[in-house]
Model confidence (mean pLDDT): 88 of 100. This is a predicted structure of a 350-nucleotide part of an RNA (small-subunit ribosomal RNA, central domain) from Candidatus Taylorbacteria bacterium CG10_big_fil_rev_8_21_14_0_10_41_48. The source organism's lineage runs through Bacteria, Bacteria candidate phyla and Candidatus Tayloriibacteriota.
Context: one part of a larger RNA
RNA sequence: UUGGGCGUAAAGGGUGUGUAGGUGGCAUAGUUAGUCUCCCGUUAAAGCCUUGGGCUUAACCCAAGAAUCGCGGGGGAAACGGCUAAGCUAGAGGGGGCGAGAGGCUGAUGGAACUCAUGGUGUAGGAGUGAAAUCCGUUGAUAUCAUGGGGAACACCGAAGGCGAAGGCAGUCAGCUGGCGCUCACCUGACACUGAAACACGAAAGCGUGGGUUUCGAACGGGAUUAGAUACCCCGGUAGUCCACGCCCUAAACGAUGAUCUCUAGCUUUUCGGAGUAUCGACCCUCUGAGAGGCGAAGCUAACGCGUUAAGAGAUCCGCCUGGGAAGUACGGCCGCAAGGCUAAAACUC
Numbered sequence: 001u002u003g004g005g006c007g008u009a010a011a012g013g014g015u016g017u018g019u020a021g022g023u024g025g026c027a028u029a030g031u032u033a034g035u036c037u038c039c040c041g042u043u044a045a046a047g048c049c050u051u052g053g054g055c056u057u058a059a060c061c062c063a064a065g066a067a068u069c070g071c072g073g074g075g076g077a078a079a080c081g082g083c084u085a086a087g088c089u090a091g092a093g094g095g096g097g098c099g100a101g102a103g104g105c106u107g108a109u110g111g112a113a114c115u116c117a118u119g120g121u122g123u124a125g126g127a128g129u130g131a132a133a134u135c136c137g138u139u140g141a142u143a144u145c146a147u148g149g150g151g152a153a154c155a156c157c158g159a160a161g162g163c164g165a166a167g168g169c170a171g172u173c174a175g176c177u178g179g180c181g182c183u184c185a186c187c188u189g190a191c192a193c194u195g196a197a198a199c200a201c202g203a204a205a206g207c208g209u210g211g212g213u214u215u216c217g218a219a220c221g222g223g224a225u226u227a228g229a230u231a232c233c234c235c236g237g238u239a240g241u242c243c244a245c246g247c248c249c250u251a252a253a254c255g256a257u258g259a260u261c262u263c264u265a266g267c268u269u270u271u272c273g274g275a276g277u278a279u280c281g282a283c284c285c286u287c288u289g290a291g292a293g294g295c296g297a298a299g300c301u302a303a304c305g306c307g308u309u310a311a312g313a314g315a316u317c318c319g320c321c322u323g324g325g326a327a328g329u330a331c332g333g334c335c336g337c338a339a340g341g342c343u344a345a346a347a348c349u350c
Base pairs, nucleotide, nucleotide: 004321005320006319007304008303012318014201015200016199017198021194022193023192025088026087028085029084030083031082032081034080035077036076037075038074039073040072041071042070049065050064051063052062053061054060091191092188093187094186095184096183097182098181099180103177104176105175106174107173108172109171110154114150115149116148117147118146119145120144121143125136126135162169163168206247207246208245209244210243211242216240220236221235222234223233258317259316260315261314262313263312266295267294268293269292270291271290272289273288274287275286276285299306300305323350324349325348332343333342334341335340
């Protein structure tokens, strides 16, 4: 390895684009190094198997036959696979017509709240907590009104809702732009699937340069609590949180469930299309396509549960697992400004 697995036990790569490779629809003709069949040669002897025989039996031994795995040569077959040629349209792509959407980028703009400043009114408190105190306030705070400035986030709508490959995406408007669904069946004619490498994207935190800094807030200072309190609570508060550009490349990057295709009861809710019936029209009703949920036949599962959005029945391709610890560490290599990342052991030990 033959012959196991990967939702939760070890195990799906964070996600995509895609090279090599692997795999590949319907039908015709030709061909054939795969495939099938026959013959010849070779495949030492012994062994294995069958039959017969020899030691009193067996083991053991002798003889004959058969078998097995290949290799070489020759003849044949053409269903399957390959190749060549010429086709097809059900896969795939394109086109016409509709449609929904927080998909992305850029710019502009709005209101509420917050905070700051100035001015008015006004006076002794305010804030905070389990209770307090630190803290703010007679140089006039808190409260309230007006004006102006600033930054960040967008209540209601809002949903079990939508979009995106994933990360993720939410005020409004405009511009630019990606993807998707339905319908018609007009065009191409297998152009497909997967995908080691490679490349691209990749929350938060973090890093570099410059800007910005309302709020919140690691670190830090102070007040409490406590035996102590390097915490939980409170008052402050730097980096950061925001923007531009450049890095970092990790995650419970989760559906802990790779991608694509086919098949296998239903019921129900919801989003976006199409058709029919109906109607003045919009609903309603029926059918149908694509998503998103709940419950469940068969089946699967160790159980939990999954169940047409499969963890069911099959096919193709990729990734990954092989007792716990040592360890996602050491060493080496590659990458990074650094932090560190990727790749990845062993001794020893249970």